A computed fold for a 71-nucleotide RNA from a Minisyncoccota bacterium, annotated as transfer RNA. Taxonomically the source falls in Minisyncoccota (Bacteria, Bacillati). The sequence is in RNAcentral, with records from ENA.

RNA sequence: GGGCUCGUAGUUUAAUGGCAAAACACUACAUUCGCAUUGUAGAGAUAUGGGUUCGACUCCCAUCGAGUCCA
Repeated sequence: GGGCUCGUAGUUUAAUGGCAAAACACUACAUUCGCAUUGUAGAGAUAUGGGUUCGACUCCCAUCGAGUCCA
């Protein structure tokens, strides 16, 4: 320098153009003399910028980042 794959919550994974989901973690409350466990409730995310579409995590382009292969 070129090819390919990938980028969703603090972490690990879903969502095949139509309400962004779950587990662990976090916060509050209850339970306990206290801690842990358990239960209930809550906060929290689509890498960035454009395009297509009535509608985009999803399709297209560019950039950035990660991995891998070739040179």
The coordinates come from a structure-prediction model, not an experiment, and the mean pLDDT is 84. Its Rfam family is "tRNA". Rfam links the family to the GO term triplet codon-amino acid adaptor activity. Rfam classes the family as a transfer RNA.